The prediction has a mean pLDDT of 78. Predicted 3D model of a 131-nucleotide RNA (SAM riboswitch aptamer (S box leader)) from Parachryseolinea silvisoli.
RNA sequence: GGCUUAUUCAGAAAGACGGAGGGAUUGGGCCCUGUGAAGUCUUAGCAUCCUAUCCUCCAACGUUUGCAGAGAGGGUGUUGUGCUAAAUCCCACUCCCGGCUCCGGUCAUCCUUGCCUGGAAAAGAUAGGCA
Numbered sequence: 001g002g003c004u005u006a007u008u009c010a011g012a013a014a015g016a017c018g019g020a021g022g023g024a025u026u027g028g029g030c031c032c033u034g035u036g037a038a039g040u041c042u043u044a045g046c047a048u049c050c051u052a053u054c055c056u057c058c059a060a061c062g063u064u065u066g067c068a069g070a071g072a073g074g075g076u077g078u079u080g081u082g083c084u085a086a087a088u089c090c091c092a093c094u095c096c097c098g099g100c101u102c103c104g105g106u107c108a109u110c111c112u113u114g115c116c117u118g119g120a121a122a123a124g125a126u127a128g129g130c131a
Stems, first nucleotide, its partner, number of pairs: 002130007013043005021032003026092004044084003049080001051077007058069001062067002088123001094120003098116003104111002
């Protein structure tokens, strides 16, 4: 890097080196940045995906009726990662619900143009699993 599953409006920063960019990509917007960007390192923190352990609830099977242990919830700690401005900073391209609207047709439904709210998908990110 590929396939798949889950999450993606919560949370959590200081220092040293560095020296001009950064917010994934393209376009637009809006931000951060010499009161020091990216990057690297150290320390701290967040989260609880992996992992260890403990507590509570509790299905099946068995049963000497309190053991057992799938599962659920919670606490604590470690490991492997990850993360620590702004919703993945926001919007776009595709689809859908709803609302408004243009033009003409239609009795009407409806079709058509553009805009707006919301949702989904896609793309991205992170983790687990698989090859």
Of the family's consensus pairs, 97% are formed in the model.